[in-house]
RNA sequence: GGCUUAGAGUUUGAUCCUGGCUCAGGAUGAACGCUAGCGGUGCGCCUAACACAUGCAAGUCGAGCGGGAUUUAAAAGGUAGCUUGCUACCUUUUAAUGAUAGCGGCGAACGGGUGAGUAAUAUGUUGGUAUCUACGUUUUGGUCAGGGAUAGUAAGAAGAAAUUCUUAGUAAUACCGGAUAGUCUCGAGAGAGUAAAGAUUUAUUGCCAAGACAGGAACCUGCAUCCUAUCAGUUAGUUGGUGAGGUAAAGGCUUACCAAGACUAUGACGGGUAGCUGGUCUGAGAGGAUGAUCAGCCACAAUGGAACUGAGACACGGUCCAUACUCCUACGGGAGGCAGCAGUGAGGAAUCUUCCACAAUGGGGGCAACCCUGAUGGAGCGACACCGCGUGAAGGAAGAAGGCCUAACGGUUGUAAACUUCUUUUCUGAAGGAGCAUAAUGAGAGUACUUCAGGAAUAAGGGACGGCUAAAUACGUGCCAGCAGCCGCGGUAAUACGUAUGUCUCAAGCGUUAUCCGGAAUUACUGGGUGUAAAGGGUUCGUAGGUUGUAAAAUAAGUUGGAUAUGAAAGACCGGAGCUCAACUUCGAGUUUGUAUUCAAAACUGUUUUGCUGGAAUUAGGGAGAGGUAAGCGGAAUUCUAAGUGUAGGGGUGCAAUCCGUAGAUACUUAGAAGAACACCAAAAGCGAAGGCAGCUUACUGGAACUAUAUUGACGCUGAGGAACGAAAGCGUGGGGAGCAAAAAGGAUUAGAUACCCUUGUAGUCCACGCCCUAAACGUUGAUAACUUAGUGUUGGGGAUUUAUUCUCAGUGCUGAAGCUAACGCGAUAAGUUAUCCACCUGAGGAGUACGGUCGCAAGAUUAAAACUCAAAGGAAUAGACGGGGACCCACACAAGCAGUGGAUCACGUGGUUUAAUUCGACAAUAAACGGGGAACCUUACCCAGACUUGACAUCUAUAGAAUCUUGUAGAAAUAUGAGAGUGCCCGUAAGGGAGCUAUAAGACAGGUGCUGCAUGGUUGUCGUCAGCUCGUGCCUUGAGGUGUUCGGUUAAGUCCGUUAACGAGCGCAACCCAUGUUGUUAGUUAUAUUUUCUAACAAGACUGCCUAGGUUAACUAGGAGGAAGGUGUGGAUGACGUCAAAUCAGCAUGGCUUUUACGUCUGGGGCUACACACAUGAUACAAUGGUAUGUACAAAGAGUCGCAAUAUGGUAACAUAGAGCUAAUCUUUUAAAGCAUAUCUCAGUCCGGAUUGAGGGCUGCAACUCGCCCUCAUGAAGUUGGAAUUGCUAGUAAUCGUAAAUCAGACAUGUUACGGUGAAUAUGUUCCUGGGUCUUGUACUCACCGCCCGUCACGGCAUGGGAGGUAAUAAUAUCGGAAGCUCCUCUAGUAAUAAGAGGGUCCAUGGUAGGAUUACUGACUGGGCUGAAGUCGUAACAAGGUAACCAAGC
Repeated sequence: GGCUUAGAGUUUGAUCCUGGCUCAGGAUGAACGCUAGCGGUGCGCCUAACACAUGCAAGUCGAGCGGGAUUUAAAAGGUAGCUUGCUACCUUUUAAUGAUAGCGGCGAACGGGUGAGUAAUAUGUUGGUAUCUACGUUUUGGUCAGGGAUAGUAAGAAGAAAUUCUUAGUAAUACCGGAUAGUCUCGAGAGAGUAAAGAUUUAUUGCCAAGACAGGAACCUGCAUCCUAUCAGUUAGUUGGUGAGGUAAAGGCUUACCAAGACUAUGACGGGUAGCUGGUCUGAGAGGAUGAUCAGCCACAAUGGAACUGAGACACGGUCCAUACUCCUACGGGAGGCAGCAGUGAGGAAUCUUCCACAAUGGGGGCAACCCUGAUGGAGCGACACCGCGUGAAGGAAGAAGGCCUAACGGUUGUAAACUUCUUUUCUGAAGGAGCAUAAUGAGAGUACUUCAGGAAUAAGGGACGGCUAAAUACGUGCCAGCAGCCGCGGUAAUACGUAUGUCUCAAGCGUUAUCCGGAAUUACUGGGUGUAAAGGGUUCGUAGGUUGUAAAAUAAGUUGGAUAUGAAAGACCGGAGCUCAACUUCGAGUUUGUAUUCAAAACUGUUUUGCUGGAAUUAGGGAGAGGUAAGCGGAAUUCUAAGUGUAGGGGUGCAAUCCGUAGAUACUUAGAAGAACACCAAAAGCGAAGGCAGCUUACUGGAACUAUAUUGACGCUGAGGAACGAAAGCGUGGGGAGCAAAAAGGAUUAGAUACCCUUGUAGUCCACGCCCUAAACGUUGAUAACUUAGUGUUGGGGAUUUAUUCUCAGUGCUGAAGCUAACGCGAUAAGUUAUCCACCUGAGGAGUACGGUCGCAAGAUUAAAACUCAAAGGAAUAGACGGGGACCCACACAAGCAGUGGAUCACGUGGUUUAAUUCGACAAUAAACGGGGAACCUUACCCAGACUUGACAUCUAUAGAAUCUUGUAGAAAUAUGAGAGUGCCCGUAAGGGAGCUAUAAGACAGGUGCUGCAUGGUUGUCGUCAGCUCGUGCCUUGAGGUGUUCGGUUAAGUCCGUUAACGAGCGCAACCCAUGUUGUUAGUUAUAUUUUCUAACAAGACUGCCUAGGUUAACUAGGAGGAAGGUGUGGAUGACGUCAAAUCAGCAUGGCUUUUACGUCUGGGGCUACACACAUGAUACAAUGGUAUGUACAAAGAGUCGCAAUAUGGUAACAUAGAGCUAAUCUUUUAAAGCAUAUCUCAGUCCGGAUUGAGGGCUGCAACUCGCCCUCAUGAAGUUGGAAUUGCUAGUAAUCGUAAAUCAGACAUGUUACGGUGAAUAUGUUCCUGGGUCUUGUACUCACCGCCCGUCACGGCAUGGGAGGUAAUAAUAUCGGAAGCUCCUCUAGUAAUAAGAGGGUCCAUGGUAGGAUUACUGACUGGGCUGAAGUCGUAACAAGGUAACCAAGC
């Protein structure tokens, strides 16, 4: 100076937190799916270091050498032809050329490939030296004179081949000795030792020796460099020394001897995995992941071992041996190594051409020309990646057609298209044509590029559209098919499946899958936590380690600053440049945070030295204490024993029983024995490290606190490993054993009861010694030190005043400030603010489990995983709901009463059954005399049969006719077919038109009591006429939410008063409304009359207004007066927010689906009325408070012209006939009944009861058979007050008695709704049952207890442990064995020197054997775990969960 930090979904009814899972981003050597126009630049076997056919990838030098095919030229000679100087051929010489093979030199150790091995002989970085170095540069000096071989070659031999052998002869820059040697080596020195090569026509170039340089190589060293401790001890050449050997060189590198060391919790040794780095990807960064392409280093070359050559190798395209594999073979033997470039097979989801060229760059050889070069330069294939371009541009509304949607108007696709004008990147054709390349040479390639012509021409897809996440509709499907990254969609109206249309997004690509980083502060160095969410070790002591008061001095290790060296290049960042741009390439600058050296500083840390007293410790003193250990002693109680008194029970429980007792219990008394525990004091008290500690006394003993003096002088704190202690239960040995009491037994309880309760009762509990070592070992809070407002108790010590206080130190409690905390809460005894050290946590389950190790006599403890499953698990708090939690209150809820139901018969409804049909709905309360306020037909929706198809009904079009009425035939009717009568209303001069009705025709459409009340409206039930349900503003809380609405009183009431961080308000309550009760005024029809009564309108009256008492001077309550009525006067109507997916698509309306010669419509008949049965609601009874008969009294409220019907007559009666009056206070219905009076019946299946049945009648109606009601006579069933259970009702109520009305032709009404008559009993009260309200409490419930939820068993699936064993692999050990090879020894022949041969030895690869070790796979059977549909058994937990739960241990 610059750059830089994003979240979301998902646990809940909702909230905050914790915490995991998932997503959005970037990346890739990728793969797969769909699709595809072009170009540039990169990249391309990640798997089998699996096996490889074929070709090529390392040669070159004749200016080192011998030889030399071939060709050319010249000269000479010979032969033949003849044109007599020409041609052809042959030989020799000279000159040039120089294929192939050989000797020799240099190269082949580079370049190219791969990543198996390797966790350190590697790599990175920093230093170092005891070293070597071909070619290259440079300096100095030298290059003399000789020798013997050998390949090629020739001849011969063996073999199929590969190849080999013998003999003869030959060259060199091949090889060898000699000479010389100043710098070289050795040696103290004297001295000794070591070299060479030539080629050439001249330049020149080689060679030898010794220095120096460059580059290269070798070795050593500090630091850095993955996981695992369920790997804790490793190591004998091991560690060091001396001598010797060896190497280019230091060194246990090797060997002999000596010593016994060396490494290790700062992780040795072992196991697993892995080439390392520059870098790459990601990230704000710190980090994390990674190590393709490019570059540096290393390692490897079929596998294992070994050396040779050389400057350099223990050598990818060299050698030897062994092994495996492949190939050739004449079976005797041989050959081979693509992890070079192409390519093949195999493996795999997956990765290219058997291309061109040495033109460029570079490499090898050569003096050079040049040769070689699958290095390299290029092209090819592949959307594999990055970058760039295009698929047209402008105009164009009749907003075309078509598609899709629609509320049927329209909307959208959409300026999109068509159409007009324009352009030509790209494309096609033609022409020209750089640069790479210079004097020449171009594989690429006639390429890049340029110009001209042609023509919109050749060129768009993929994914998504519920939220996260940009983008929606229709149809199809119907928990099916399917989707899904997470949450989750789909069960008939799916924005989530499939298709279509539309939209969104990216684009020659788009999606999916896989992997890495990010988000994830989800391992937290930056940057987290541990009271209750996961997490403080049971406690203390203490080792290592970490950390450490105060003053001064020294030092300079840490620290800070400067300088120097290095930190390869490439990459990245910044600024430029070159390809039209970009990717790409290139130049420059900075960075490279690191390491090392050096100089400086001296505050802090460290080290050393000298001090200090505040931390720590010691000393003195008097006190406190259930601190510990041991011994002794004590009283109460229990049990037992003995004796006595005494008699029938005792004991125990919810109730009982087992049990004890007449063989004398229990009870009481006395005496004795035994063991264990220590009432009161006693407490929020005390002590202890924790566990824990309690009668009294004594002995021994630990620690803490206080007060005060002196001393030491940081001696401190923490504490991994380690050690000690460590409740209860348990184990071992020996004692002891009163009470209690696992196990066990019996009795109960129960569906069962292996429990809870009861009666017994053994281990054990107690003591001694030894183990065990765990607890909800908890304050769920590690230790130490410091600091930070207050109040109030208490224990111990001390002080001051003074008897009442107060101060201080150390403990121990409570309340609370700031602060902290997710909240709850903590709060000087911190969970506040800081410092040091230790321990521990990282989703839930699997699991504190398995395996392994350690400990233990055992039980078991400790350390401690994974596979697999899930998207949660969890904490705190909130609102509800619930509780066999609590408190308060209310209600015919119970209680107190009265009358019933449940038993009988009948009526009626429902279920079931039946049926052709018995249409449908309603099912706890809140269905069942309910819809239906009335099924013979109709109704009617059901069944059978017969008919109709624009339809029974509505609208529109056309034509015709008025409508309508009377009547015949067939038929069960619908219907079909005839006859006759009849011409209306309005406008208009007429023609004609209009309204209404009818008929015909065609189609649009009608129609559906068909489905869905879980698509709906409306209406209704219920909690409940319960007193609640909310809002605004304010306040409190991070928030859900709370407050208000709680609390104290009071009320029928969230009614009112008081208090109060609340103040107000709304819907409910109450009141307003109706009826009724008293009075007044006014009016009124009817009626003979009207004071009254009645009808109706308007008023009055009641308001706790008055008095007394209580109460907070309140609200209000109790009593009283007056009053017709008194505290809501009584009764009704009135039903808050909501609950039950409550009921109804069949009352009505209505979306969607469905049906259309039928699921519509019409007609006849049948059915809804069936009948072994069950249930609900009622009627009538069972009788004397009654039945029957006779006489007699008193209502209210309704209804009436298709009607109510007086009255009269007839009939026993139902009723019939005639019919006054009344559209109603007028007439009618209309006798009210119970009651009262008298008589009779006299307790019985009756003079009760009336079912059932027979006969005969009446009425309504087209029609009473299925299937009506009524009357008369006869018949005369069950039933003698009803089991468990259960209903209604608190006053004009229950009970009882009649009356009326609606529906209606009639009526199955005993129902319903109204009306009046007569007219009770009881309420001490709130313990209990039911329901409800308020507050509080617990909760693991929220579909809300009809909740949630645990375990066994059974069945299916998945992964996993054990397992007699089995198979395979790995690395060591011991031993056998010993190829090739270096080296050593001996011998042979013998040279110029080496070499060679024979024999032997050390080391030694593969290999054999042995016992174990480790790992992997597998295994009959077996253990638990997880998971799965509505299985089985119980009900353990959550509420006091019905025995509080939980923790540890035993059984």

This is a predicted structure of a 1451-nucleotide RNA (small-subunit ribosomal RNA) from an uncultured bacterium.
It matches the Rfam family "Bacterial small subunit ribosomal RNA".
The sequence is in RNAcentral, with records from ENA and SILVA.